The part of an RNA shown here (small-subunit ribosomal RNA, central domain) has 346 nucleotides and comes from an uncultured bacterium. The full RNA is in RNAcentral, with records from ENA and SILVA.

[in-house]
Context: one part of a larger RNA
RNA sequence: UUGGGUGUAAAGGGUGCGCAGGCGGGCUGCGAAGUCGGAGGUGAAAUCUUGCCGCUUAACGGUAAAAGCGCCUUCGAAACUGGCAGUCUUGAGCUCGGUAGAGGCCGGUGGAAUUCGUGGUGUAGCGGUGAAAUGCAUAGAUAUCACGAAGAACACCAGUGGCGCAGGCGGCCGGCUGGACCGAUGCUGACGCUGAGGCACGAGAGCGUGGGGAGCGAACAGGAUUAGAUACCCUGGUAGUCCACGCUGUAAACGAUGCAUGCUAGAUGUUGGCCCUUCGGGGUCAGUGUCGCAGCUAACGCAGUAAGCAUGCCACCUGGGGAGUACGUCCGCAAGGAUGAAACUC
Repeated sequence: UUGGGUGUAAAGGGUGCGCAGGCGGGCUGCGAAGUCGGAGGUGAAAUCUUGCCGCUUAACGGUAAAAGCGCCUUCGAAACUGGCAGUCUUGAGCUCGGUAGAGGCCGGUGGAAUUCGUGGUGUAGCGGUGAAAUGCAUAGAUAUCACGAAGAACACCAGUGGCGCAGGCGGCCGGCUGGACCGAUGCUGACGCUGAGGCACGAGAGCGUGGGGAGCGAACAGGAUUAGAUACCCUGGUAGUCCACGCUGUAAACGAUGCAUGCUAGAUGUUGGCCCUUCGGGGUCAGUGUCGCAGCUAACGCAGUAAGCAUGCCACCUGGGGAGUACGUCCGCAAGGAUGAAACUC
């Protein structure tokens, strides 16, 4: 490279927006770039392949075909792709009327619990474990009551419930704000899909500056355990966890399953709308689960939320180790991230 692949064997980019590019709905007309046909030119000779002819055959000699290329001012075709023009509404978007929601940002506010402080009651233990000890406590702890302070998280509701592109989002109230769905079918008239680069977002840990610090708790210290115990268990405890602003840009960032669209048995639960209802339920659209046929799969399994049958576009894989390393480059304050080999070896 031609292929074959990417749920678990190597392989889907963490996610979105989107320039270029690739691809693109129905109908009509024009033109003829792609496409198809024709004519003639070229396609040196020898050689090779094939067909034919001639020496009985072969060698040999002769002849034909051949892809490709350019040409045709006006040689021709017009289905398909592209172009131009016109038109359409089913794709897409908008409008109107509703609905649900931990979607996002900001401000405020509530109770329970925890710890600490002060005071009251009260006395000898508390705590902790497999058992202990370190630890705390007669300077009055633990327990209990009252008051106060602080920070963080929001029990029940709570649900294979909801929302969000992903990361993720959960007390309550207010403000600002994004999206989705349903119903109506009024408007635009292909305005679409995908998307290399690019840009933005991106859990946790970590970093910078300044705050904050109740609980928890890497590191660290002590007590145990043990042959040892740089651990698991216990008592403490610093960064951190929290807030503001800025950086980092990773993950088993997982459904280990890219996005969009069409087609393809059923059954049953559930969320949000709409319609019908004999109020039992039934229908329909959008989501979210379970089971299951065909089909697919190496099997496991998937199965209208496909891993089935197809189309378009992007990303990625190509034996294991060396190695996500080295070198170079780009990014970063750093930690490091991105890109990403080879020798050698099996």